[in-house]
């Protein structure tokens, strides 16, 4: 230089056919306990890597850039 793959909550990653943005841990309150854990309940927390473009409607399809990985020379 080429080809393919990822990118989504603080971490791990789900998202199936284009329409409700989740799940798990972590966090924050209260419950329980003398105390701390564990367990329970309730809540905050997202620019869906970035720019465009398809469409009524994009995390999901196209294209561009970046970044990580794989394989080729």
């Nucleotide at each position: 230089g080429g080809a393919c793959g990822c990118u989504u909550a603080g971490c791990u990653c789900a998202g199936u056919u284009g329409g409700g943005a989740g799940a798990g841990u972590a966090c924050u309150u209260c419950c329980u306990u003398g105390a701390c854990g564990u367990g329970g309940a309730a809540g905050g927390g997202g620019u869906c890597a970035u720019g465009g473009g398809u469409u009524c409607g994009a995390g999901u399809c196209c294209c561009c850039u970046a970044g990580c990985g794989u394989c080729c020379a």
Transfer RNA from an Erysipelotrichaceae bacterium, 73 nucleotides, folded computationally. It was read from a public genome assembly. Lineage of the source: Bacteria > Bacillati > Erysipelotrichia > Erysipelotrichales > Erysipelotrichaceae. The coordinates come from a structure-prediction model, not an experiment, and the mean pLDDT is 82. Rfam family: tRNA. Rfam describes the family as follows. Transfer RNA (tRNA) molecules are approximately 80 nucleotides in length. The family's RNA type in Rfam is transfer RNA.